The prediction has a mean pLDDT of 84. Large-subunit ribosomal RNA, domain II from Candidatus Susulua stagnicola, 694 nucleotides, folded computationally.
Context: one part of a larger RNA
């Protein structure tokens, strides 16, 4: 993983509360007794002790339709007065509360009890360390010395010495990691006469023991041992939680919380009741809030220029106290012009909210009482703000909407966007949004445009004789534009400057003159001159030519990681874009035709109740309320069935809205229905459930 079976809202008491029965200003018996029977027991009697009603006030004596509080007759408070003034008791239901309280699940706390055959430390007694290597003291001997000592050899055989087996350990790696093996195994490698290593007995233990100290070890377990028992600990956590159909149907907010994934009151939701339109919404009039967007600069705050004059700096002038004059220096206050502002406002909407009055709203709200909840983790879009980067599938508010809990069409493919809100059926019709060449249902539709960039089919600054349209402006048959042919002189090398400056390093001027027309020179170019060329000008051509300006659609500007692409094939007077038009496709919308069902209205028929028929308005749904209902075990009481074959199985038709039910065939081989009640170990796919089997 699967198959099969088991598996989760009970039970008791005591409030409440609903709904049904009995009596009722009453009601009701506990315990216990007696009888009967089918004797753990059930039925009938008895048993009135009590208990809840039927009166309140007061703390309380106490008084009473009152009564307490007072000095009160004043005031208040709680009651009574009324009213259709009802309560007691049973059983069912729906819920609290207290109990394990739907079911399984910790880490964990305490208690008593076992344990040192692993392990840590200690005590007794006993084993065990090849072999090699170094050679302390100490002695002896010679030999120096006046001695004290010293020096050499020789001998000796010390060590938490050396090398290196057993033994002990465990440094690097490399295998192993569902191992061979719940820590090994291969090479490597540390100690190896000592603070060594080891059999054997014993000895200390759970807030204790040990511990050359690592929170290490105390039986594969240790920041507090196992095992039992308090225990069904406790778990605001996670997970599961079992059969049907109708009906309505959220929330994810705010307020408070040692409170933020929990709760508690409000809020949305549902059921019952009882009030009646008193209501949402929407028009219209009438009134009333208000300080946003927008403006503004009148205040405050900031901030630019400019005049205007204190005032201060500088300079000067002086009699040196002070006064005077300048002033391209700084500049208040004021006045001119031009502003910014969430926490500015002389101003000031739209849209919004409130009252009021009418209207409209007929299918829905609205209120007051009671019973059951459930939500308090929101997403995301469209606006309006904050934080942030005018970032985020970002976060915090306010507002619609959608999703949450919403199918369906559509956007390729996609909770949240765009169109539609799925009671069932139908091989019937009309549309929405989006589509119409194929794929893929429908127009290779129609008129007029534009694009050539496969733009469309991703994106800025900026860049560009792409290219439509609309302009303005200049020049053009007295010849423009453009291209070709010829001129482009002269006073003059203009004056300064300079080594030189002759249109053309630089300053300064920038006349005149001859002329069709020719700058005291537009650009190259010389050391400077010279040389090219342009401004203008004539001639040749023969018709448009240049320059600006909006603007529509296009083009660079464009680099990304496994193969590309607009869904995809393929489109170019379009199948692309923008105008205008017709038609047609498209959904569970909407319409027709049948049905089924909830609530309400009316007819009629009925024995409560309920049917029939007819109109109306409903039937998307998670949490969650509320209604019928099927099926399983057992009892009880009626009443079938069965060896001419009962349960179970399996096959095959059938019926019901479903949960289910029936019928026949087969096995099968003995017990099962059914109808009304009733009482439950009453319904499984999920809980890393349990058990068994594959």
């Nucleotide at each position: 993983u699967c198959c099969a079976g088991g598996g989760a809202g009970u039970u008791a008491u005591u409030g409440u509360u609903u709904g049904u029965c009995g009596c009722a200003a009453g009601u009701u018996u506990a315990a216990u007794c007696c009888g009967u029977c089918u004797u753990u027991g059930a039925c009938g009697g008895a048993g009135g002790a009590g208990g809840c009603g039927u009166a309140g006030a007061g703390a309380a004596a106490u008084c009473g339709a009152g009564u307490c509080c007072u000095a009160a007759u004043a005031g208040g408070g709680c009651g009574a007065c009324c009213a259709u003034a009802a309560g007691c008791g049973g059983c069912a239901g729906g819920u609290a509360a207290u109990a394990g309280a739907c079911u399984c699940g910790a880490a964990g706390c305490c208690a008593g009890u076992c344990g040192a055959u692993c392990u840590a430390c200690c005590c007794a007694u006993g084993g065990c360390c090849a072999a090699g290597g170094u050679g302390a003291a100490g002695u002896u001997u010679u030999g120096a010395g006046a001695a004290a000592u010293c020096a050499a050899a020789a001998u000796g055989g010390a060590g938490g010495c050396c090398u290196g087996a057993a033994c002990c350990g465990g440094u690097g790696u490399c295998u192993g990691u569902u191992g061979a093996a719940a820590a090994a195994g291969g090479c490597u490698c540390g100690g190896a006469u000592g603070a060594g290593c080891u059999g054997u007995g014993g000895g200390u233990c759970g807030g204790a023991g040990u511990g050359a100290a690592a929170g290490g070890c105390u039986a594969a377990u240790c920041a507090a041992g196992a095992c039992u028992g308090g225990u069904g600990a406790u778990a605001g956590c996670u997970a599961g939680u079992u059969c049907u159909c109708c009906c309505c149907g959220a929330a994810a907010u705010g307020g408070c919380u040692u409170u933020a994934g929990g709760g508690u009151c409000a809020g949305c939701c549902u059921u019952u009741a009882g009030c009646g339109u008193u209501c949402a919404g929407c028009u219209u009039a009438g009134g009333a809030a208000g300080g946003u967007a927008g403006a503004g600069u009148a205040c405050a705050g900031g901030a630019u220029g400019g005049g205007c004059u204190a005032g201060g700096g500088u300079g000067g002038a002086u009699u040196a106290u002070a006064u005077c004059c300048a002033u391209a220096c700084c500049a208040a206050c004021c006045c001119c012009a031009a502003c910014c502002u969430a926490a500015c406002u002389c101003c000031g909407a739209a849209u919004u909210u409130c009252c009021u009055a009418a209207g409209u709203g007929u299918a829905a709200g609205g209120c007051u009482a009671a019973g059951g909840a459930g939500u308090g983790a929101g997403a995301c879009u469209g606006c309006g703000a904050g934080g942030g980067c005018u970032a985020a599938g970002c976060u915090u508010c306010g507002u619609a909407g959608u999703c949450g809990a919403g199918a369906g069409g559509g956007a390729a493919a996609c909770a949240g966007c765009c169109c539609a809100g799925a009671c069932c059926g139908c091989c019937a019709g009309u549309u929405a949004a989006g589509g119409u060449c194929c794929c893929u249902a429908a127009a290779a539709g129609c008129a007029g445009g534009c694009u050539a960039a496969g733009u469309g089919g991703u994106a800025a600054a900026g860049g560009a004789u792409g290219u439509g349209a609309a302009g303005u402006c200049a020049c053009a048959g007295a010849g423009a534009c453009a291209g070709c042919c010829g001129g482009a002189a002269u006073g003059u090398u203009g004056g300064c400057u300079u080594a030189g400056a002759g249109g053309c390093a630089g300053c300064c001027a920038u006349c005149a003159u001859u002329u069709a027309a020719a700058g005291a020179g537009u650009u190259c170019g010389u050391a400077a001159c010279a040389g090219a060329u342009c401004a203008c000008c004539g001639g040749u051509c023969g018709a448009g030519u240049g320059a600006u300006u909006u603007u529509g659609c296009g083009c660079c500007g464009a680099a990304g990681a496994u193969g590309a692409u607009c869904g995809g094939g393929g489109c170019u007077a379009a199948a692309g874009c923008c105008u205008g038009c017709u038609a047609c496709c498209g959904a569970a919308a909407c319409u027709g035709c049948g049905g089924c069902u909830u609530c309400u209205c009316a007819a009629c028929a009925u024995u409560u109740u309920u049917g029939u028929u007819g109109g109306g308005a409903g039937g998307g749904g998670u949490a969650g309320g509320g209604g019928a209902g099927c099926g399983u075990u057992c009892u009880a009481u009626g009443u079938g069935c069965a060896g001419c074959g009962a349960a179970g199985u399996u096959u095959u038709g059938g019926u019901g809205u479903a949960a289910a039910c029936c019928a026949a065939g087969g096995u099968g081989g003995a017990g099962c229905g059914c109808a009304u009640a009733g009482a439950a170990g009453u319904g499984a796919g999920u809980a890393u459930c349990c058990u068994g089997g594959a």
The full RNA is in RNAcentral, with records from ENA.
It matches the Rfam family "Bacterial large subunit ribosomal RNA".